[in-house]
RNA sequence: AGCCGUUUAGCUCAGCGGUAGAGCACUCCAUUCACAUUGGAGGGGUCAGUGGUUCAAAUCCACUAACGGCUA
Repeated sequence: AGCCGUUUAGCUCAGCGGUAGAGCACUCCAUUCACAUUGGAGGGGUCAGUGGUUCAAAUCCACUAACGGCUA
């Protein structure tokens, strides 16, 4: 330098054009002498960034960035 892959909640990951989700973690309540466990409720996201396509984009396209890999 060229090519490929990944980027979504604090962490690990789903979501393949039509309201952004799960598990764990966190907060509160119940249970306990207390803790843990268990049950219930809740908070938390500019979907890496910019632009484009579309009635509608996390999803499709281009570029940029970070990380990883391959080639030279």

The prediction has a mean pLDDT of 84. Transfer RNA from candidate division WWE3 bacterium RIFCSPLOWO2_01_FULL_42_11, 72 nucleotides, folded computationally. Its Rfam family is "tRNA". About the family: Transfer RNA (tRNA) molecules are approximately 80 nucleotides in length.